The RNA shown here (TPP riboswitch aptamer (THI element)) has 103 nucleotides and comes from Spiribacter salinus M19-40.
RNA sequence: CAUCGUCGCCAGGGGAGUCCGCUGGACUGAGAGUGCGUUCUCGCGCAGACCCUGGAACCUGAUCCGGUUUAUGCCGGCGGAGGAAGCGCGACAUGCCCCUGCU
Numbered sequence: 001c002a003u004c005g006u007c008g009c010c011a012g013g014g015g016a017g018u019c020c021g022c023u024g025g026a027c028u029g030a031g032a033g034u035g036c037g038u039u040c041u042c043g044c045g046c047a048g049a050c051c052c053u054g055g056a057a058c059c060u061g062a063u064c065c066g067g068u069u070u071a072u073g074c075c076g077g078c079g080g081a082g083g084a085a086g087c088g089c090g091a092c093a094u095g096c097c098c099c100u101g102c103u
Base pairs, nucleotide, nucleotide: 001095002094003093005092006091007090008089009088010086011053012052013051014050017027018026019025020024034047035046036045037044038043058083059082060081064077065076066075067074
């Protein structure tokens, strides 16, 4: 100096689905709503947990296509499609280059 990887810090981004006999349980998942407030039953706001900062967090296409399932972004395709928040700081690891000393 570079690279991808791991960890930490600061800042920022994001989602919460499906099914059942529904105070509960089942599936996938990192996460499927933990707390408070509001509302009055359906959400909203704030905080928390979790993930992500970019070839896969997340959104759009999409009321998409194929498969599977009781059902579902459940699996695959679409998809090196379009968009999307740091080319942040520090430590470690790896690689390359340079300098100095000793043998």
It matches the Rfam family "TPP riboswitch aptamer (THI element)". Gene Ontology term of the family: thiamine pyrophosphate binding.